Description: Predicted 3D model of an 86-nucleotide RNA (c-di-GMP-I riboswitch aptamer) from Falsibacillus albus. The prediction has a mean pLDDT of 88.
[in-house]
RNA sequence: AACUGAUAAUGGCAAACUAGUUGAAAGACUAGGACGCAAAGCUGCGGGUCUAACGUUCAUCGAACUAUGACAGCCGAGCCGCCAAC
Numbered sequence: 001a002a003c004u005g006a007u008a009a010u011g012g013c014a015a016a017c018u019a020g021u022u023g024a025a026a027g028a029c030u031a032g033g034a035c036g037c038a039a040a041g042c043u044g045c046g047g048g049u050c051u052a053a054c055g056u057u058c059a060u061c062g063a064a065c066u067a068u069g070a071c072a073g074c075c076g077a078g079c080c081g082c083c084a085a086c
Stems, first nucleotide, its partner, number of pairs: 004084002012037002017032006035073001041079003045076003048071003055065004
């Protein structure tokens, strides 16, 4: 120093679920709670996934398509970062 990560040390984050708030929904936020995570820190740049309000189409009910919405704990990419056995 990192393309490395240990029965190491200091710590960190927080799934499901519950309560509340918010949103059309997906989801997000707050509190509790820990499944796990060496980047489960940040960023919607690429892929993928979710929702479908508005819109379009069919149309009896309703259904289908569609992000401008969302997921960073789906993968990749970029940027920053604690410690240090081998």
It matches the Rfam family "c-di-GMP-I riboswitch aptamer". Rfam's curators write: GEMM was predicted in a large-scale screen for bacterial structured RNA regulatory elements.
Lineage of the source: Bacteria > Bacillati > Caryophanales > Bacillaceae > Falsibacillus.
RNAcentral holds the sequence, with entries from Rfam.
The model forms 100% of the base pairs in the Rfam consensus.